[in-house]
Molecule: transfer RNA
Organism: Nitrosotalea sp.
Parts: sequence; structure tokens; C1' cells
RNA sequence: AGGGGUAUAGCUCAACGGUAGAGCGCUGGCUUGUCACGCCAGUGGUUGCCGGUUCGAAUCCGGUUGCCCCUGCCA
Repeated sequence: AGGGGUAUAGCUCAACGGUAGAGCGCUGGCUUGUCACGCCAGUGGUUGCCGGUUCGAAUCCGGUUGCCCCUGCCA
């Protein structure tokens, strides 16, 4: 330099173009002599960023940034 993949909650990950979710975590409560486990409730989001298409975009298109992989060049 060229090509491919990837970015969503604090973490790991889902989500047919149609209300953004789960598990873990965190907070409160119940339970217990205490802790843990368990149960109930709650807490959680600029879907990397900028645009475009669309009635409607995490999803499609263009650009861009970070990370990963492959190929190539120089040394």
C1' cells in the first nucleotide's frame, strides 16, 4: 500500500428495515445468627464517528477512526 473481518449496557454477546434485548454485574428488599446461595424488584444505551437512502436504519449505501487477520513493498 491492497483486501477481508469487527465496533451494540460496566463485561460477554443477541437483535427479519418496524418499541434496542439476554446473561453476568451493580442497587434495594426478602431469606439467614452472619456471609454465600436462592427469590423479588430496580438500575442500566450518542448501536465507534460523519453523512446518505427510506414513512421508518444497530441493520442498507458512502466516507472516516480504532482493533484483528491475509497479501505485497522497503529496510